RNA sequence: AGAGUUUGAUCAUGGCUCAGAUUGAACGCUGGCGGCAGGCUUAACACAUGCAAGUCGAGCGGAAACGAUGGGAGCUUGCUCCCAGGCGUCGAGCGGCGGACGGGUGAGUAACGCGUAGGAAUCUACCCAGUAGUGGGGGAUAGCCCGGGGAAACUCGGAUUAAUACCGCAUACGCCCUAAGGGGGAAAGGCCGGGAUCUUCGGACCGGUCGCUAUUGGAUGAGCCUGCGUUGGAUUAGCUAGUUGGUAGGGUAAAGGCCUACCAAGGCGACGAUCCAUAGCUGGUCUGAGAGGAUGAUCAGCCACACUGGAACUGAGACACGGUCCAGACUCCUACGGGAGGCAGCAGUGGGGAAUAUUGGACAAUGGGCGCAAGCCUGAUCCAGCCAUGCCGCGUGUGUGAAGAAGGCCUUCGGGUUGUAAAGCACUUUUGUUGGGGAAGAAAAGACCGUGGUUAAUAACCGUGGUUCAUGACGGUACCCAAAGAAUAAGCACCGGCUAACUUCGUGCCAGCAGCCGCGGUAAUACGAAGGGUGCAAGCGUUACUCGGAAUUACUGGGCGUAAAGCGUGCGUAGGCGGUUUGUUAAGUCUGUCGUGAAAGCCCCGGGCUCAACCUGGGAAUGGCGGUGGAUACUGGCAGGCUAGAGUACGGUAGAGGAUGGUGGAAUUCCCGGUGUAGCAGUGAAAUGCGUAGAGAUCGGGAGGAACAUCUAUGGCGAAGGCAGCCAUCUGGACCAGUACUGACGCUGAGGCACGAAAGCGUGGGGAGCAAACAGGAUUAGAUACCCUGGUAGUCCACGCCCUAAACGAUGCGAACUGGACGUUGGGCUCAAUUGAGAGCUCAGUGUCGAAGCUAACGCGUUAAGUUCGCCGCCUGGGGAGUACGGUCGCAAGACUGAAACUCAAAGGAAUUGACGGGGGCCCGCACAAGCGGUGGAGUAUGUGGUUUAAUUCGAUGCAACGCGAAGAACCUUACCAGGACUUGACAUCUCGAGAACUGAACCUAAUAGUUCAGGUGCCUUAGGGAACUCGAAGACAGGUGGUGCAUGGCUGUCGUCAGCUCGUGUCGUGAGAUGUUGGGUUAAGUCCCGCAACGAGCGCAACCCUCGUUCUUAGUUGCCAGCAUUAAGUUGGGCACUUUAGGAAGACUGCCGGUGACAAACCGGAGGAAGGUGGGGAUGACGUCAAGUCAGCAUGCCCCUUACGUUCUGGGCUACACACGUACUACAAUGGUUGGGACAAAGGGCAGCAAGCGAGCGAUCGUAAGCGAAUCUCAUCAAACCCAGCCUCAGUUCAGAUUGCAGGCUGCAACUCGCCUGCAUGAAGGAGGAAUCGCUAGUAAUCGCAGGUCAGCAUACUGCGGUGAAUUCGUUCCCGGGCCUUGUACACACCGCCCGUCACACCAUGGAAGUUGGCCACGCCCGAAGUCGUUACCCUAACCGCUUGCGGAGGGGGAUGCCGAAGGCAGGGCUGGUGACUAGGGUGAAGUCGUAACAAGGUAGCCGUACCGGAAGGUGUGGCUG
Repeated sequence: AGAGUUUGAUCAUGGCUCAGAUUGAACGCUGGCGGCAGGCUUAACACAUGCAAGUCGAGCGGAAACGAUGGGAGCUUGCUCCCAGGCGUCGAGCGGCGGACGGGUGAGUAACGCGUAGGAAUCUACCCAGUAGUGGGGGAUAGCCCGGGGAAACUCGGAUUAAUACCGCAUACGCCCUAAGGGGGAAAGGCCGGGAUCUUCGGACCGGUCGCUAUUGGAUGAGCCUGCGUUGGAUUAGCUAGUUGGUAGGGUAAAGGCCUACCAAGGCGACGAUCCAUAGCUGGUCUGAGAGGAUGAUCAGCCACACUGGAACUGAGACACGGUCCAGACUCCUACGGGAGGCAGCAGUGGGGAAUAUUGGACAAUGGGCGCAAGCCUGAUCCAGCCAUGCCGCGUGUGUGAAGAAGGCCUUCGGGUUGUAAAGCACUUUUGUUGGGGAAGAAAAGACCGUGGUUAAUAACCGUGGUUCAUGACGGUACCCAAAGAAUAAGCACCGGCUAACUUCGUGCCAGCAGCCGCGGUAAUACGAAGGGUGCAAGCGUUACUCGGAAUUACUGGGCGUAAAGCGUGCGUAGGCGGUUUGUUAAGUCUGUCGUGAAAGCCCCGGGCUCAACCUGGGAAUGGCGGUGGAUACUGGCAGGCUAGAGUACGGUAGAGGAUGGUGGAAUUCCCGGUGUAGCAGUGAAAUGCGUAGAGAUCGGGAGGAACAUCUAUGGCGAAGGCAGCCAUCUGGACCAGUACUGACGCUGAGGCACGAAAGCGUGGGGAGCAAACAGGAUUAGAUACCCUGGUAGUCCACGCCCUAAACGAUGCGAACUGGACGUUGGGCUCAAUUGAGAGCUCAGUGUCGAAGCUAACGCGUUAAGUUCGCCGCCUGGGGAGUACGGUCGCAAGACUGAAACUCAAAGGAAUUGACGGGGGCCCGCACAAGCGGUGGAGUAUGUGGUUUAAUUCGAUGCAACGCGAAGAACCUUACCAGGACUUGACAUCUCGAGAACUGAACCUAAUAGUUCAGGUGCCUUAGGGAACUCGAAGACAGGUGGUGCAUGGCUGUCGUCAGCUCGUGUCGUGAGAUGUUGGGUUAAGUCCCGCAACGAGCGCAACCCUCGUUCUUAGUUGCCAGCAUUAAGUUGGGCACUUUAGGAAGACUGCCGGUGACAAACCGGAGGAAGGUGGGGAUGACGUCAAGUCAGCAUGCCCCUUACGUUCUGGGCUACACACGUACUACAAUGGUUGGGACAAAGGGCAGCAAGCGAGCGAUCGUAAGCGAAUCUCAUCAAACCCAGCCUCAGUUCAGAUUGCAGGCUGCAACUCGCCUGCAUGAAGGAGGAAUCGCUAGUAAUCGCAGGUCAGCAUACUGCGGUGAAUUCGUUCCCGGGCCUUGUACACACCGCCCGUCACACCAUGGAAGUUGGCCACGCCCGAAGUCGUUACCCUAACCGCUUGCGGAGGGGGAUGCCGAAGGCAGGGCUGGUGACUAGGGUGAAGUCGUAACAAGGUAGCCGUACCGGAAGGUGUGGCUG
C1' cells in the first nucleotide's frame, strides 16, 4: 500500500466482498511447563447454609459462662459439687464511639447527573493550633429480683439501683440575639503516680495523662449556585399556572417559588422548547497516518440504587445495603390468635444463557473501627484453588548420517517424492521425576539499659538512642545443588482466483462446498479420502462485535449537463457574506506570564524480577478552561468621510410583454333559394355513412363559433409558464447616450408570499371545427388498437379551484478574470458617402465554429461544463417506492412531506468491436423477372417417418437427412431376433509338451459341433536342433458394429469459389480499439489506378496443373488409304500425305487502332485470328461458423462386458403395411403408337472373363466352339432418337402398361418368405395435375440411346459417353442469399436475441381490518397507611417555677383532629406494542397460461404530466420533450 466482482472487451460511476488490528468472548479439534493479568456482558430473577461491624470493664450497675487461687463437702486420690467478684476476665444490660467508611451493582437518570472553569449565602464528629473553663446539686431508668400474658416473636405490671445516661443552679468570654438600652447560653469524669499536710483511712490534695465545655483559626469532608460541553427523532412545533417576576412571612446548616398569602403577566422555543426512544458520566480503552469513528469490563474519580413504592427518626454526617415505620408482591414459621425475611457483600444454590470460578487459608503484611494499651473485629485486603480466557517466556532435543533402506504416494515404468527425514553413531539435560539445601517479604509494638522534657519528684507519662526477644497465611514456596535418562511433551487450519501452497482415487447438478466471484451434469488442483505441500504453533480454526481499508457522509477529503443529485419560476424575512478611507475600541486574532488540567494509563530516559510480559523512579505531554500584561495588520463594534457597486431624474429606441374594449377578411360547417343528375365520401382494398324525399358539384343570400395564412426568421419580448390579424385606452420591464443627484442603500436567501402549459373540478354561458369515452364498419387467430364513418364531455368565455409536466439548456443566482473567427437583433460613436450598397470601434442581446483549460467520454469553451469568491437547494447501490403509515393542503382527482421489513450483486453512464433491423446507400448471384421443361394429381420403383413385430440392426433429420452410409440384404453380408453349441476362445504374442503340414471316407445332427477309420512323413542343418503349420495344458491376455462425435485424431458437409481474413513498424486514443482495409473511379475479384498518417507484408483472388478447341513437329502398329497394284472385304503389297494415336512445341498479351475516362486504372467499338478480353470445362475451398456429420470405414482416451455385451451354427428378420413425405421411372398419346426398310457415335469392359461363327428354340436361353490378357479378338446385331413407306384417326383407344394366372429360362448348396428374364393371357389408375414448389443462360435446357463400377445372380439408382438440339434475359421495384460503407440498438448463447404485464401454484416479509389483549403517560374525582408539620375545651405527666405543701403553671407524652400524602379504586382520553377472520399490493421461485407493450422506423417513433377506457401488457384524447 491494495485486491476480486457489472462488459465480448474498455474507461469512469457505484455498491457488495476480502486481506489488518482488537475482545471480559463463545464453539470445534488438540493440549507440556512457568510468570503476570482476567473471569455472569444474560434474569436490578429467586435464594438454602455459613461468614461479611464491631469495640471499650481505663464510663456504669454488676457476675450468666470459662480459668486460676484459697476454703469446704462427697469420696472410686483425681474427679464431681458448693462457697469467696477477692483475681484473670466477661454473657446480657445502661452508656460512648463506630454501623453515612470499606464492599456490591448500573435498574433509574438526557439531568448542573457527569466533565471543565468559576462563584457565595453554609455545615463539618474524629485530627491540628490558639484562648478560657471543668464549681455545686437533683430526679429517674435498664439490668438484676418478683409476678402476669403468649405457640413463638415478644410483651405488661410491681419493687429496687449506677453512670462520662438525663436535668436544673452558679459562673462566662473571644459566642449568640438585639429596638443597641439590654438579654441569653456550658461542662464529666476516668486512670496512673506520689514527697510534705490533712483524713471518717474510703481518700482529700498535688502532678501527669485520657476525657468534657465554650470559642477562634486551620485541615479534611460535605451541601448549594453559574458559564461552556454532553445520543437520536420535526412522520414530536408549540410548551408552561408555582408557571415567570415582585412584596411579606415560613422553612433550611445555607441562597432560592424550596413552601404559603397577595400583586403583576410573565417565562421557554427553529441557535430546536415540549414530547418520544435510547443511555450511568469521566480519566481512559480499541482502531486509525491523522482528523475522526466505536466503546465506557478490569484499575481510578463522581453519581445513582439496595425486594417494589412512600416516609421520617437518630446523628457531625443518612432520609441509612447487613437500622426503624407503613403499603404492596413473594417466600417461610404457626398452637390460625399472630409472626419472620430481603446476597446488586464473600463463597455457594436453582433459573436464564453460547457463556464466566472455591460453600478455601490468614489477619503475617497494607488499610479501617474501637480501645491508654495489650488486643479484638475486618469475605476490605493478602494469599491459595479452578479455567490455554488473554499477554509474555521456555521446551518437546543437538550434531553426524546416502545403501538416497523399508513402507506410503505418484509415474511417461525410466524413475520421482516423502528425505538427512528415519535407523545407526556421537553428544547435551532446559522442562519434568527423585533426593538434598534454602531465602526476602519483619518492622513497629513489647521488655531492659541510657538520655531529654514535665514535675516538688530519682514515680508515672511523653520524646529519643542502644541491646534483646516474639510474630509468616502463602510454604519447605522462589532459588541453588546432585542423580538417572532422549528419556515426560504437536497440533490445527488451508492448498481454483483474491492468497503462500498440487497430484491421484471416489462421486457424477447427486452427495456436498462457498467470505466474494463461483465449483459439482464421468477425466473436479473448488465436493470426500489419501500422498505431498503452505501457514501458524500450545495452540489453530470458526462464529459474533468494533475500527480500518471506505475519499462509501468527503473538516482534513466527494459530488449534482448525460452515471444518484439544481427547488417549475420569481419576490422577499431571519441568517450567511459584503466596496473605499480616517479615527477610536480591543470582542475575534496574535503574544508573554500565572492557575488549573487527580492518580493510573500512552510516550521518553533510567531501575527491579536470569529476559520479557509485569512492577517501579523521574520527565515530557495533556489540543482545554480561567486570571492578568501587551500588540492592532486583518475581521467585528462605534463615529465621520468618499464614489468605482447599487439606485434616482432628465433625453431617446425596439418589441407576438400584460390587461380591457372594439373591429376585419379568408376558410370550415349549417340554413334558405336557383341550376342540375346519379352518385358522393372513404381506403392498402373495402364497408359502415350520405344521396332519386334530389346528395356531391356550382351560383346567390344568411347564421354562428373558433383560429388568425402570407409577412415568419438559429428574429423579438417576458422571471418562468408563455406571447402572433388590425385599432384604441391603461400598464410592467429592458436597452442606448450623456449630465446631475443619493452615498454601500448590496448579493444570496431556510421558513413565507406570488405566478405557474396541458389535463381535470365547481357555477353560469357558448358550441363552427376538432375530439377522450361510446357506437358502427373494416383488419385480425383475436383487435377492448392502429385505418374508416359518426360522436359526447372537453377544447372557447366569465368567476373560483387544482399546482403538476421530458415545467429541459435534463446546466440555481450574483460578481470578477481568461486568445479568436463568422452571422444576426436593438442602440451609440468615428470615417466615407448626391442618388444606393459601405468600413472601423463600442454597449446590450441571440446563434455557429473553435485557442488554452476542463471532462469518464460525449462534449463545454467570454451565453463555460475554464480559473476563483459569496449564498441557497439537492445526492450517497438497484428493487421494494415516490409506495405504506402519520401530518398539511384540496370539492374531488390528487399534491407536498416521506420510511421500513424483505430481496439482489449488481443497477446505471460514455465510448469500442461485432451481430441484427419489417433503417439508408452502392453492388453481385438462374435471386427475381423473361423463357423452356418438370415436381405436387396416377401407377410402379426406391428412401424416410409412423405403425407393427420375437426382430423389423444401426446411423443420417431445415437449406447442408430422406435412389443418403449401401459401387447392388435369398445363405453369407448382418451388426437384429428365436433356438443349439464353445470358453485362453474365430484372431495376435509369449512358455511347456507332442506332431510335418495336409488329404480322403463313414456315422450322427436342422446345422455347426461330436465320434471313428484310412492315407501322408516335406524344407534348412555345425546333425544338438531350427523355421512354418497343427493339436494339447496353464496363465498373462484375446475379443466387443457395447457407451460417449458434447473427451478426440483423421476425413467430410455448409456459408462459398463468396472476396474476404490478418500481421509488423509507425501514428491517433486514458483505454477497449482505430488507422492501414476508409474515400474517388474500376473489376469476376481487397482486380488495378489515384488520393490519404500511413509504409510494407502474409493467407485468400488471379496465374502456374489437367482436359477440349487451331497449327506445327516427332513416331507409324493393332490405326489410316490420296495416288499405284490386289481382294468379297485396307483383305494383301505399298505408302505415312490425310484421319487418328501420344510425346513435344507454338498461339491470346487489352498486344494493335479509334473513342470515353483524370494525361491513370479501366471500359466500349473495331481489325487480325481457330480462339478476344478469366476462350469452354475440371482440379484447386483463406481466417473462421454451425459443440454440423462420422467412436458402425479406420485410429483413439475414458467407462462398461469377460462360461458373455465375446465366438460359432440353423432358421427368421432388415423385404412387414390403415397411412404421410422426399427422390425417380413410365405414362396420359397423333411433334404419337405400331409394322417393315434404311443411316450415323463416343467412351468403356473382358481369363473363375468377353465370346465370334455354326446349330436348337417364338423367346429368355441352350449346345458346340474359333479368336482375344486386347487401337488386332469380343461385348457390339443394328446405338437410339432420326429418315422412308404402310396402318391406326381422338377413343380409356392398335394410348398406357400396373396387377394377376399359366408355361418356361438363368444364376446359385438353396429363388417359399425374398432374385432377374422370356412367352401366352389379363389390361388397373391415368384425358396434363389445387395450394405450393424445383432445375436451367449454349453445345446449356429438353430429348435419345450406349458403356462402366458394384456383382454368382439382381439397376427405374449412381458414375461416365456421345447423338439431335432450342427459347429468353426489358431490367434490379419486389422475394431469397451474399459483399462493402453508414445509422440505431436495452442484442453479445448476438433477433431462433432481449423483454413487459395480468392470471394460476408455492414460500417470505409488509400494509389495512370488525375486534381483542398488554405497556406507558397525563388530567379529573374517590379513598387515604405510615409520617412530618399545625390545632386541641379529652387523658396522663419525676426533675424547672410559684406559692394557698398539694394544688397550679411552663413544658412533654398519649388520644383526637386538619393540610399534605404512597399504594389502591372509578371515568373518559393520548401514545405505543402483540394478535386478528378477511383483504391489498410487493418480493422470490422449475421449462405453467394469455398475449407482444418496450429495445431496430420494434413493425402505430418513444417518453413525461393529466383524463377516460380496456383480461393484461396497454390504447386513445390534450399539451409538452428529443433522451

Small-subunit ribosomal RNA from Ulothrix subflaccida, 1523 nucleotides, folded computationally. The source organism's lineage runs through Eukaryota, Chlorophyta, core chlorophytes, Ulvophyceae and Ulothrix. The sequence is in RNAcentral, with records from SILVA. Its mean pLDDT, the model's own confidence on a scale to 100, is 84.